This is a predicted structure of a 110-nucleotide RNA (SAM riboswitch aptamer (S box leader)) from uncultured Hymenobacter sp. Taxonomically the source falls in Hymenobacter (Bacteria, Bacteroidota, Cytophagales, Hymenobacteraceae). The coordinates come from a structure-prediction model, not an experiment, and the mean pLDDT is 83. The model forms 97% of the base pairs in the Rfam consensus. It was read from a public genome assembly, where an Rfam model found it. Rfam family: SAM riboswitch aptamer (S box leader). Gene Ontology term of the family: regulation of gene expression.
RNA sequence: CUGCUAUCCAGAAAGACCGAGGGACCAGGCCCGAUGACGUCUUGGCAACCGCCUUUAGGCCGGUGCCAAGUCCUGUUCGACCACGCACUUAGGGUCGAAGAAGAUAUCAG
Numbered sequence: 001c002u003g004c005u006a007u008c009c010a011g012a013a014a015g016a017c018c019g020a021g022g023g024a025c026c027a028g029g030c031c032c033g034a035u036g037a038c039g040u041c042u043u044g045g046c047a048a049c050c051g052c053c054u055u056u057a058g059g060c061c062g063g064u065g066c067c068a069a070g071u072c073c074u075g076u077u078c079g080a081c082c083a084c085g086c087a088c089u090u091a092g093g094g095u096c097g098a099a100g101a102a103g104a105u106a107u108c109a110g
Stems, first nucleotide, its partner, number of pairs: 001110003005106004013043005021032003026075004044067003049063002051060004071102001076099007
């Protein structure tokens, strides 16, 4: 990097350093940020994929992962409901649900 499978409405922050953008990409929104975000390091924590130990349900010394906002929200398809406009076919708005795409993480394989 590619493929498979599983999960993604829960949970979990302090200190130090740095110094301007950041929230994956594109677009629209919304938000975080000099009261220092993002990032790095240390410590702490969450969680339970792998692992291990007891044992079928728990536990956590290990390997990952994670610690603003549902994967921050929307975007594609289908369905239900609501509303507007009416100048006409076309087209268009909002809410909810389901699926999908993309992405993230883990495991296994290449």